Predicted 3D model of a 72-nucleotide RNA (transfer RNA) from an uncultured Pseudomonadota bacterium. Its mean pLDDT, the model's own confidence on a scale to 100, is 84. It was read from a public genome assembly.

RNA sequence: GGGUGUGUAACUCAGCGGCAGAGUACUACCUUCACACGGUAGGAGUCGCAGGUUCAAAUCCUGCCACACCCA
Numbered sequence: 001g002g003g004u005g006u007g008u009a010a011c012u013c014a015g016c017g018g019c020a021g022a023g024u025a026c027u028a029c030c031u032u033c034a035c036a037c038g039g040u041a042g043g044a045g046u047c048g049c050a051g052g053u054u055c056a057a058a059u060c061c062u063g064c065c066a067c068a069c070c071c072a
Stems, first nucleotide, its partner, number of pairs: 001071007010024004018055001026042005048064005
């Protein structure tokens, strides 16, 4: 230098045009003498950045950035 893949909640990941989700973690409450386990409820996101297409983009297209791998 060329190519492929990944980037979504604190962490691990799902979601592939139509209201952003799950598990773990966190907070409060219940339970316990207390802790753990368990139960109920809740908070937490510019969907890597910028632009384009579209009535509508996390999703499609272009460029860039970071990381991983392959080729040279």